[in-house]
Predicted 3D model of a 342-nucleotide part of an RNA (large-subunit ribosomal RNA, domain IV) from an Acidobacteriota bacterium.
NCBI's taxonomy places the organism under Bacteria, Pseudomonadati, Acidobacteriota.
Its Rfam family is "Bacterial large subunit ribosomal RNA".
Context: one part of a larger RNA
């Protein structure tokens, strides 16, 4: 010096990103216990007091047992006394209060750096599926779904509960429609080409039936697409400029352009705010964090849910009490190392 443990005057978080670590609290009995609340909770809230042993006395009382008892078991409260610094005498054994964010909750997770606000979750909604179900696995047979049957099963989103969930169907998707347009194979076969029996010839050639063969127009052809309509708890989207009130400022009001429609309720410098340590208020002697407001929302917003919310959390973030070697500032001691000599 390192690891580990113990103790410490005065102070008590001044340490530090941060009370990290440590200290403190602790059992049982009694008293007492707030806001808030989904009336269950919150709650062991908080905050107090007592605690050993002996005697009265195993007493009062209770249980068991019995016809009644005895016996056995449990056992306060009271009075008196004894000892120590100390009576849950050791070990084991909650620190507490308070504001806010997120997630309702118990659960689940990155086996070996992340336990969370992530996943799941009851609950909500949309959608598919009428049974040989939809969906899934398989080449198939077959199997799961399910020995179930729409109060069932699959998919997707949301995520207890409370109050709610606005406007837009122009685009994309999905559903419905089928008049018209477009449209494949196929059907169809007008017409054309090759070949040549034959005919013809100025012997160079020309024409050319049937058959075979190569093509092939019109016309008839479904879904789809175009088209018409519906649908946003489908994917998604939810404006700009100018003017205006008896000071000023602001703009309920007006004008105009654009759009499918121009963001409603609620919330808002927020897990979202760039400017920003916004401004005001609170807390501190002093506060880039925190809480309450304001609204100028760079770039919240309603099941990619919005806003609340008791309870819950090894969650994140402020404040306080207690307590302490975290610190002022270090010291001493135990054990084990390292190191040195043997």
């Nucleotide at each position: 010096c390192c690891c580990u443990c113990g103790u410490u005057u005065a102070g008590g978080a001044a340490c530090u990103c941060g009370g990290c670590a440590a200290a403190a609290u602790a059992g049982c009995u009694c008293c007492g216990u707030a806001a808030c609340u989904u009336c269950g909770g919150g709650a062991g809230a908080a905050g107090g007091a007592g605690u050993g042993c002996c005697u009265c006395g195993g007493u009062a009382g209770g249980g068991u047992g019995u016809a009644a008892a005895a016996g056995c078991c449990c056992g306060a409260g009271g009075a008196g006394g004894c000892c120590g610094c100390a009576g849950u005498g050791a070990a084991g054994u909650g620190g507490c209060c308070u504001g806010g964010g997120c997630g309702a909750c118990u659960g689940u997770u990155u086996a070996c750096c992340a336990a969370a606000a992530a996943c799941a979750c009851a609950g909500g909604a949309c959608u598919c599926u009428g049974c040989u179900a939809a969906g899934u696995c398989g080449c198939a047979a077959g199997a799961c779904g399910a020995c179930g049957u729409a109060u069932a099963g699959g998919g997707u989103c949301u995520g207890a509960c409370g109050c709610c969930u606005g406007c837009c169907c122009g685009g994309u998707g999905c559903c419905g429609g089928g008049a018209g347009g477009u449209u494949a194979a196929g059907a169809g076969g007008a017409g054309g080409g090759g070949u040549u029996a034959g005919c013809u010839u100025u012997c160079g050639g020309g024409c050319g039936a049937a058959g075979c063969u190569c093509u092939g127009a019109a016309u008839c052809g479904a879904a789809g697409c175009c088209c018409c309509g519906g649908u946003a708890a489908a994917c998604g989207g939810c404006g700009g400029c100018c003017g205006u009130a008896a000071c000023u400022a602001u703009g309920a009001c007006g004008g105009u352009c654009c759009u499918a429609a121009g963001g409603u309720a609620g919330c808002g410098a927020a897990a979202u705010u760039c400017c920003u340590u916004g401004u005001c208020g609170g807390g501190u002697a002093a506060g880039u964090u925190c809480c309450g407001a304001c609204c100028u929302g760079c770039a919240c917003g309603a099941a990619u849910g919005g806003c609340g919310c008791a309870a819950c959390g090894a969650u994140c973030u402020g404040g306080g009490c207690g307590c302490u070697g975290u610190c002022u500032c270090a010291a001493c001691g135990g054990g084990g190392g390292a190191c040195a000599c043997u």